[in-house]
Context: one part of a larger RNA
RNA sequence: CGUUAAUACUUGAGGGGAGUUGGCCCUAGUACGAGAGGACUGGGCUGAACUGACCUCUGGUCUACCGGCUUUGGUACCAACUGAAGCGCCGGGUAGCUAUGUCGGGAAGGGAUAAGCGCUGAAAGCAUCUAAGCGCGAAGCCUACCCCAAGAUUAGGUAUCAUGUGUUCGUUGAAGACUACGACGUUGAUAGGCUCUAGGUGUAAGGCCCGCAAGGGUUUAAGCCAAGGAGUACUAAUACACG
Numbered sequence: 001c002g003u004u005a006a007u008a009c010u011u012g013a014g015g016g017g018a019g020u021u022g023g024c025c026c027u028a029g030u031a032c033g034a035g036a037g038g039a040c041u042g043g044g045c046u047g048a049a050c051u052g053a054c055c056u057c058u059g060g061u062c063u064a065c066c067g068g069c070u071u072u073g074g075u076a077c078c079a080a081c082u083g084a085a086g087c088g089c090c091g092g093g094u095a096g097c098u099a100u101g102u103c104g105g106g107a108a109g110g111g112a113u114a115a116g117c118g119c120u121g122a123a124a125g126c127a128u129c130u131a132a133g134c135g136c137g138a139a140g141c142c143u144a145c146c147c148c149a150a151g152a153u154u155a156g157g158u159a160u161c162a163u164g165u166g167u168u169c170g171u172u173g174a175a176g177a178c179u180a181c182g183a184c185g186u187u188g189a190u191a192g193g194c195u196c197u198a199g200g201u202g203u204a205a206g207g208c209c210c211g212c213a214a215g216g217g218u219u220u221a222a223g224c225c226a227a228g229g230a231g232u233a234c235u236a237a238u239a240c241a242c243g
Stems, first nucleotide, its partner, number of pairs: 001151001006160005014148004020048007032037001050105005058099004065092005070085006109143003116136004165243003169185005190236003193232005199225003206219005
């Protein structure tokens, strides 16, 4: 820009993806075979590799969380806290992101066929799967399964709506380079704060008691706490403007 208001939901021409395979058990130690051995067929179970999604579990990471330890500087000093030292070093660890973790997938079915196997059957009184006609038959082909998809210019369909509907702007997000997309904007839980809570760390500071002291006990499963959950208008989403 087109399709011809707009919004929402769709059909699917067409395109893409997937397509692998082992072992075990039953049928059955059956058919077959002198025996040794040992099926077809049908059914069930379980793997490998590949692949998609996810984070409940197992782990990893988690430089915005908690604790321990050291040197040095600062807050006059003690105590406490804090800066620097690769996050100073060490032990853990939420959300998120993750695989080695978890769950799922290949299929079944239908159609037309290949090689091949047949039926009927002449030319050629026989025979012949073929010449007319008919059937079966592959991990392959067309479907079926998943994804994209009306610029499919042949531009499709359905519903709603008729003065409102969008944009800018703001608070933002499991969305994101920007843009876009999603949620919300006081008729409000969108983000922050606060409260409660899950969870993490592991018993704070101060006081008291014991010990000459290092230190220990008690108050105290405390104190502190990021990204998780819920609640709550305290703060900011006010207002204005444009098509």
Molecule: large-subunit ribosomal RNA, domain VI
Organism: Patescibacteria group bacterium